[in-house]
RNA sequence: AGGAGCUUAGUUCAAUGGUAGAACAGCGGUCUCCAAAACCGUUAAUACGAGUUCGACUCUUGUAGCUCCUGCCA
Numbered sequence: 001a002g003g004a005g006c007u008u009a010g011u012u013c014a015a016u017g018g019u020a021g022a023a024c025a026g027c028g029g030u031c032u033c034c035a036a037a038a039c040c041g042u043u044a045a046u047a048c049g050a051g052u053u054c055g056a057c058u059c060u061u062g063u064a065g066c067u068c069c070u071g072c073c074a
Base pairs, nucleotide, nucleotide: 001070002069003068004067005066006065007064010024011023012022013021018054026042027041028040029039030038047063048062049061050060051059
C1' cells in the first nucleotide's frame, strides 16, 4: 500500500426491516447461627456520523478501533 472480517449490558452471545433479549457478573431480598448454594426481584448496551425507509442492530455509505491475509522497505 491492497484485500477480507468484526464492533450490541462489566463478560459471552441472541434478535425475519416491526416491543432491544438471554446467561454469567453486579445490586437488593428470601433462606441460614453466619456464609455458600438455591430461589425471587432489579440496574445496565446497538463504536461515532450520514443516507434509504412509515419504521434500521439489521440495508447503503464515511470515519474510528480491533483481527487476519498479501505485498513493499529496512